RNA sequence: CGCGACAAAGGCAAACUGGCUGUGAGGUCAGGGCGCAAAGCUAUGGGUCCGCUGUUUAGCGGAUCGCCAGGCUACCGAAC
Numbered sequence: 001c002g003c004g005a006c007a008a009a010g011g012c013a014a015a016c017u018g019g020c021u022g023u024g025a026g027g028u029c030a031g032g033g034c035g036c037a038a039a040g041c042u043a044u045g046g047g048u049c050c051g052c053u054g055u056u057u058a059g060c061g062g063a064u065c066g067c068c069a070g071g072c073u074a075c076c077g078a079a080c
Stems, first nucleotide, its partner, number of pairs: 002080001003077002011036002016031006034066001040072003044069003047064007
């Protein structure tokens, strides 16, 4: 460095419910806990979703990193 344990200490938090917010996808706070070894950060490529325009194949703007890949950074240390 790879790797990732019925290890230790800690971390994050799906569905669902309530408040606030956005035209919407969604965001955020609290409860909750399905899961996660990058479920930390980043919209760079692809995917998915939303809005507007167009009606033809698309264009523009937006959302999602807990869909995949890429980039950056990082706790712990058994075996290999």

The RNA shown here (c-di-GMP-I-GGC riboswitch aptamer) has 80 nucleotides and comes from a Pirellulaceae bacterium. Its mean pLDDT, the model's own confidence on a scale to 100, is 87. Its Rfam family is "c-di-GMP-I-GGC riboswitch aptamer". Gene Ontology term of the family: cyclic-di-GMP binding. The model forms 95% of the base pairs in the Rfam consensus. Lineage of the source: Bacteria > Planctomycetota > Planctomycetia > Pirellulales > Pirellulaceae.